[in-house]
Small-subunit ribosomal RNA, 3' minor domain from an uncultured bacterium, 147 nucleotides, folded computationally. RNAcentral holds the full RNA, with entries from ENA and SILVA. It matches the Rfam family "Bacterial small subunit ribosomal RNA". A reference for the family is Cannone et al. (2002), "The comparative RNA web (CRW) site: an online database of comparative sequence and structure information for ribosomal, intron, and other RNAs", BMC Bioinformatics. The prediction has a mean pLDDT of 84.
Context: one part of a larger RNA
RNA sequence: CACCGCCCGUCAAGCCACGAAAGUGGGGGACAUCCGAAGUCGCCGGGCUAACCCGCAAGGGAGGCAGGCGCCGAAGAUGGACUCCGCGAUUGGGACUAAGUCGUAACAAGGUAGCCGUAGGGGAACCUGCGGCUGGAUCACCUCCUU
Numbered sequence: 001c002a003c004c005g006c007c008c009g010u011c012a013a014g015c016c017a018c019g020a021a022a023g024u025g026g027g028g029g030a031c032a033u034c035c036g037a038a039g040u041c042g043c044c045g046g047g048c049u050a051a052c053c054c055g056c057a058a059g060g061g062a063g064g065c066a067g068g069c070g071c072c073g074a075a076g077a078u079g080g081a082c083u084c085c086g087c088g089a090u091u092g093g094g095a096c097u098a099a100g101u102c103g104u105a106a107c108a109a110g111g112u113a114g115c116c117g118u119a120g121g122g123g124a125a126c127c128u129g130c131g132g133c134u135g136g137a138u139c140a141c142c143u144c145c146u147u
Base pairs, nucleotide, nucleotide: 003110005107008103009102011100013097014096016094018092019091020090023087024086025085026084027083028082031079032078033077034076039072041070042069043068044067047065048064049063052061053060054059113134114133115132116131117130118129119128120127121126
């Protein structure tokens, strides 16, 4: 800079972050089913076996080993969910940005007092109805206080 004031919203431009979004890429821990290494354990152990037992011996017994089967079992495979992160055409409002557009809602009774709640309506600020408040100006009256 003081009404030639202040100021509101739509629209347009730029920029930023966020939400939604068909989907899409990845991570995580579980779950279900399948498969199942090592290894312990259990069962079998006709093959093998110096020590112990019987036997002169051959051999037999006990024990052990290989091997087989089983339970558990890591990794792995498959599946449907859960959860987290990223990307995502498009879309929604939001913040910000000297000099854009339309109007003028609010501030003085802001030119229909304003505001709150609610409902309907409208390019936008808003408008209208109903209820409420005074944080309304003006005029008159009443009550109270002061001189």